[in-house]
This is a predicted structure of a 73-nucleotide RNA (transfer RNA) from an uncultured Gammaproteobacteria bacterium. The coordinates come from a structure-prediction model, not an experiment, and the mean pLDDT is 81. It was read from a public genome assembly.
RNA sequence: GGGUCGUUAGCUCAGUAGGUAGAGCACCGGACUUUUAAUCCGAUGGUCGAGCGUUCGAAUCGCUCACGACCCA
Numbered sequence: 001g002g003g004u005c006g007u008u009a010g011c012u013c014a015g016u017a018g019g020u021a022g023a024g025c026a027c028c029g030g031a032c033u034u035u036u037a038a039u040c041c042g043a044u045g046g047u048c049g050a051g052c053g054u055u056c057g058a059a060u061c062g063c064u065c066a067c068g069a070c071c072c073a
Base pairs, nucleotide, nucleotide: 001072002071003070004069005068006067007066010025011024012023013022019056028042029041030040031039049065050064051063052062053061
């Protein structure tokens, strides 16, 4: 220098025929228990890496950039 893949909640990850975002764990509140743990119920939490573009509408499509992994030179 070239190519492929990845970037979504505090963490690990789903979500791609475009229709306005979820799970588990963690954290917070409650129930239960003499207490803790476990179990159960509920709440909170994300401009989907950044920018631009296409579209009525983009996490999803296109381009550029940043970071990471791997391959080639």